A computed fold for a 71-nucleotide RNA from a Nanobdellota archaeon, annotated as transfer RNA. Taxonomically the source falls in Nanobdellota (Archaea, Nanobdellati).

RNA sequence: GGGGAUAUAGUUUAAUGGUAAAACAGUAGGCUCCAGACCUUCAGCUCAGGGUUCGAUUCCCUGUAUCCCCA
Numbered sequence: 001g002g003g004g005a006u007a008u009a010g011u012u013u014a015a016u017g018g019u020a021a022a023a024c025a026g027u028a029g030g031c032u033c034c035a036g037a038c039c040u041u042c043a044g045c046u047c048a049g050g051g052u053u054c055g056a057u058u059c060c061c062u063g064u065a066u067c068c069c070c071a
Base pairs, nucleotide, nucleotide: 001070002069003068004067005066006065007064010024011023012022013021018054026042028040029039030038047063048062049061050060051059
C1' cells in the first nucleotide's frame, strides 16, 4: 500500500426491516446470628456521522478502532 472480517449493558453472547434479549456482574429486599449460596425486584447497551425506507441493530456510503491475509 491492497483485500477481508468484526464493533450491541461493566463482561460474554442473541436478535436476517416492525416495542433490543439472556447469562454473569451491579442496586434494593427476603432468607441467615453474620457471610456465602438461594429466591424476588430494579437500573443499565446497538462504535461515530450521513443515506434508503412509513419504520434500520439489520440495507448502502464515509470515518474510527481491533483482528486476519497478501505485498
Its Rfam family is "tRNA". The family's RNA type in Rfam is transfer RNA. Its family is annotated with triplet codon-amino acid adaptor activity in the Gene Ontology.
The sequence is in RNAcentral, with records from ENA.
Model confidence (mean pLDDT): 84 of 100.